[in-house]
Molecule: transfer RNA
Organism: Lachnospiraceae bacterium NE2001
RNA sequence: AGACCAUUAGUCUAACGGAUAGAAUACUUCGCUACGAACGAAGAGAUAUGGGUUCGACUCCUAUAUGGUCUA
Numbered sequence: 001a002g003a004c005c006a007u008u009a010g011u012c013u014a015a016c017g018g019a020u021a022g023a024a025u026a027c028u029u030c031g032c033u034a035c036g037a038a039c040g041a042a043g044a045g046a047u048a049u050g051g052g053u054u055c056g057a058c059u060c061c062u063a064u065a066u067g068g069u070c071u072a
Base pairs, nucleotide, nucleotide: 001071002070003069004068005067006066007065010025011024013022018055027043028042029041030040031039048064049063050062051061052060
């Protein structure tokens, strides 16, 4: 320099172009307990960024950013 892949919650991870974007773990509150842990109930938290296509985009296209693989 070129080609390709990935990017969703603190972490890990689902999601036929039509969902209130789902779960696990962590976190918060309550219950339980002599106090904790465990367990039970509830709660908050996410689509890398900009633009485009579409009635409708996590999903398709495009540019950028970050990380990775390969080639030279």